The RNA shown here (SAM riboswitch aptamer (S box leader)) has 118 nucleotides and comes from Anaerolineales bacterium UBA6663. NCBI's taxonomy places the organism under Bacteria, Bacillati, Chloroflexota, Anaerolineae, Anaerolineales. The coordinates come from a structure-prediction model, not an experiment, and the mean pLDDT is 84. It was read from a public genome assembly, where an Rfam model found it.
[in-house]
RNA sequence: CUCUUAUCCAGAGAGGCAGAGGGACCGGCCCGAUGAAGCCUCGGCAACCAGCUCGCGAGAGUCAGGUGCCAAUUCCGGCAGCACCGACGAACCAUCGUCGAUUUCUGGAAGAUGAGAG
Numbered sequence: 001c002u003c004u005u006a007u008c009c010a011g012a013g014a015g016g017c018a019g020a021g022g023g024a025c026c027g028g029c030c031c032g033a034u035g036a037a038g039c040c041u042c043g044g045c046a047a048c049c050a051g052c053u054c055g056c057g058a059g060a061g062u063c064a065g066g067u068g069c070c071a072a073u074u075c076c077g078g079c080a081g082c083a084c085c086g087a088c089g090a091a092c093c094a095u096c097g098u099c100g101a102u103u104u105c106u107g108g109a110a111g112a113u114g115a116g117a118g
Stems, first nucleotide, its partner, number of pairs: 001118008013042005021031003025078004043070003048066002051062004074110001079107003083103001085100006
C1' cells in the first nucleotide's frame, strides 16, 4: 500500500516545549494568541486482540499485556431510494408523471480504528 471482516448517536484532559493552524477530501459550520498542529510527561476512557475463568458450543465474565481513543454523532451534508414540501402537466375522481428543493428515515460511498491475509 491492497484485500477481507467487525465497529463508529456511549465514554474519557491536565501540565511542559512550541508558535498558526486544525476538524481526512469538497461544501458548510465550528475550534484556535484565554494558544492550533506537532513532540514530551502524567492522567483517564473503552474493551478490538492476547491472557485467565466458566461453558459441549454459540458465548459470558474478568484482567488491562498489544493497539486505539480523550470538542461538536465519523461535527453536518456529498450518492441512491421511500415519504414530506414546491412548481408544471395529465385525469371525472382516487391519483399519476416530470422537474426542483434537500426536511426526516433507510441504505451506500468515503474515512477512522481493531483483527486477519497478501